[in-house]
RNAcentral holds the sequence, with entries from ENA. A computed fold for a 75-nucleotide RNA from a Calditrichota bacterium, annotated as transfer RNA.
RNA sequence: UGUGAUUAGCUCAGUUGGGUAGAGCAGUGAACUUAAAAUUCACAGGUCGCAGGUUCAAUUCCUGUGUCACAACCA
Repeated sequence: UGUGAUUAGCUCAGUUGGGUAGAGCAGUGAACUUAAAAUUCACAGGUCGCAGGUUCAAUUCCUGUGUCACAACCA
């Protein structure tokens, strides 16, 4: 310098074509059981890395920037 990634506690979708943010696991409660595990049902959990801009409306478009990974260049 280039490319990719950044979204729930963890692992990741969603972005192409802007329109109320999701799944699995984990967590909490209940059912079931003598009890537990497994299973089933429900609930909770998010300033979409940060700051601006455009727009009626931004996770999505634009600009700057932080962090991580890879590659290249110089020494």
Taxonomically the source falls in Calditrichota (Bacteria, Pseudomonadati). Its Rfam family is "tRNA". Rfam describes the family as follows. Transfer RNA (tRNA) molecules are approximately 80 nucleotides in length.